[in-house]
Context: one part of a larger RNA
RNA sequence: UUGGGUUUAAAGGGUGCGCAGGCGGGACGCUAAGUCCGCGGUGAAAGGUUCCGGCCCAACCGGGACACUGCCAUGGAUACUGGCGACCUAGAUCGAGGACGGCGCGGGCGGAACAUGUCAAGUAGCGGUGAAAUGCGUAGAUAUGACAUGGAACGCCGAUCGGGAAGCCGGCCCGCGAGACCUCCGAUGACGCUGAGGCACGAAAGCGUGGGGAUCAAACAGGAUUAGAUACCCUGGUAGUCCACGCGGUAAACGAUGAACACUCGUUGCCGGCGAUAGACGGCCGGUGGCCAAGCGAAAGUGAUAAGUGUUCCACCUGGGGAGUACGUUCGCAAGUAUGAAACUC
Repeated sequence: UUGGGUUUAAAGGGUGCGCAGGCGGGACGCUAAGUCCGCGGUGAAAGGUUCCGGCCCAACCGGGACACUGCCAUGGAUACUGGCGACCUAGAUCGAGGACGGCGCGGGCGGAACAUGUCAAGUAGCGGUGAAAUGCGUAGAUAUGACAUGGAACGCCGAUCGGGAAGCCGGCCCGCGAGACCUCCGAUGACGCUGAGGCACGAAAGCGUGGGGAUCAAACAGGAUUAGAUACCCUGGUAGUCCACGCGGUAAACGAUGAACACUCGUUGCCGGCGAUAGACGGCCGGUGGCCAAGCGAAAGUGAUAAGUGUUCCACCUGGGGAGUACGUUCGCAAGUAUGAAACUC
């Protein structure tokens, strides 16, 4: 490179928006760039294929034909692709009405638990474990009651549930913002899909400055266990965990399954909306689950939420180790991130 692949064997980018690019609905006309046909020119020689010939043969050499799949010019064809024009409404978008949610941001409020403090009452233990000990307690602890203060998280509802592009989002109320969905009428008239670069978002840990600090808890200390125990268990405990602003940019960022569109046997739940009084349902649209036909699959499985049948675009893979390392570059305050080899070895 051709071919083949990417749920689990190597392989889907963490997610979105989107420039370029690639691809793109129905009908009509014009054009004739792509495309197809004819014809002309050119496509050096050598070389190639083939036929013939010359050295005894062959190698070698000479001659003819063909090929040289191409390029240029010209005449034509117009189905498809493109270009231009003028249309259409099934894609897409907007408007109107409706309803939905733990979607985002800001503010206020609440109760339980916990911790600390004060007071009351009360006495010898509490705590912890497999058993203990460290620890706490007669300077009055633990258990109990009242009050006060503080920070963090929101039990039941809660789900096999809902929302969000993903990360993620859960007490109550208010304000602001966004959104898919449904309905029918209306509007625009292909305005679409994908998307290398780019930009934005992006759990936890981590970093900077300032605040906060109840709980939990890396590090650390002590007590145990043990042959040892730099662990698992216990008592403590600092960063951190929380807030504001800024940075970082990773993950088993998972459905380990890129996005979009079309088509393809049934069955049974749940969520949102709609149609309706006919006792209409095997009803319609969107979402989210279970089981399965065909098909697919190495199998496990998947099966209208495809891993089926097709189309378009992007990303990625090419034996294991070395190695996500080295070097260079990029970004970063740093930690490090991104890009990403080779020798050697099996």